SAM riboswitch aptamer (S box leader) from Rummeliibacillus stabekisii, 112 nucleotides, folded computationally.
The RNAcentral record of the sequence draws on Rfam and Ribocentre.
RNA sequence: CCUUUAUCAAGAGUGGCGGAGGGAAAGGCCCUGCGAUGCCCGGCAACCAGUAAGUUAUCUUACAUGGUGCUAAUUCCUACAGAUUCUUUAUUGCGGAUCUGACAGAUAAGGG
Numbered sequence: 001c002c003u004u005u006a007u008c009a010a011g012a013g014u015g016g017c018g019g020a021g022g023g024a025a026a027g028g029c030c031c032u033g034c035g036a037u038g039c040c041c042g043g044c045a046a047c048c049a050g051u052a053a054g055u056u057a058u059c060u061u062a063c064a065u066g067g068u069g070c071u072a073a074u075u076c077c078u079a080c081a082g083a084u085u086c087u088u089u090a091u092u093g094c095g096g097a098u099c100u101g102a103c104a105g106a107u108a109a110g111g112g
Stems, first nucleotide, its partner, number of pairs: 001112008013041001015040003021031003026078003042071003047067003050063005075104001080101007088093001
C1' cells in the first nucleotide's frame, strides 16, 4: 500500500506542559489566547490476547492484567442513488424535509 470481516446515535477531566491552529480531503458549519492541535497524567470502552465461571465442533458472561483504540459536535453535516412527503408547476423537473443504501473515512482483528 491492497484486501476480508466487524463496528461507527452510547461513554470519557473545572488536571499538568506548551504555545497557534484545528475539525481527513471539497463545500458548509463549527472549535480555538475564557487558550486549540500536540505531549503527559487521568478517564471511557471492551476489538484482540489473557484470567475466571458457565457451556462444550463453539458460544455466553465477568474482570480490565497485556496490545491497540477513543476521550467537541452522529464518522459535525452535505456531496452519488433510491423511497416517502411538502411547496410550486399544465406536466416533467427544480427545491425543502425525513429515511434507506452506496462511496469515502476511522478503529480492531486476519490475509497478501